[in-house]
RNA sequence: GAUUCUUUAACUUAAUGGUAAAGUGCAUUUUUGAUAAGAAUGAAAUUUAAGUUCAAAUCUUAAAAGAAUUA
Numbered sequence: 001g002a003u004u005c006u007u008u009a010a011c012u013u014a015a016u017g018g019u020a021a022a023g024u025g026c027a028u029u030u031u032u033g034a035u036a037a038g039a040a041u042g043a044a045a046u047u048u049a050a051g052u053u054c055a056a057a058u059c060u061u062a063a064a065a066g067a068a069u070u071a
Base pairs, nucleotide, nucleotide: 001070002069003068004067005066006065007064010024011023012022013021018054026042027041028040029039030038047063048062049061050060051059
């Protein structure tokens, strides 16, 4: 340099184009003589920018980061 793949919450994973789901973790409350475990509630995310579409995490293009193969 060329080709291919990946990017979703703090972490690990879901999501037929139909309006983002869970587990762990975090915060508050509750329970206990105290801690842990348990119970309830809550916050928190689609890498960026355009395009297609009534509607995009999903399709197309470009960029960014990362990985693999090859020369």
Molecule: transfer RNA
Organism: Diversispora epigaea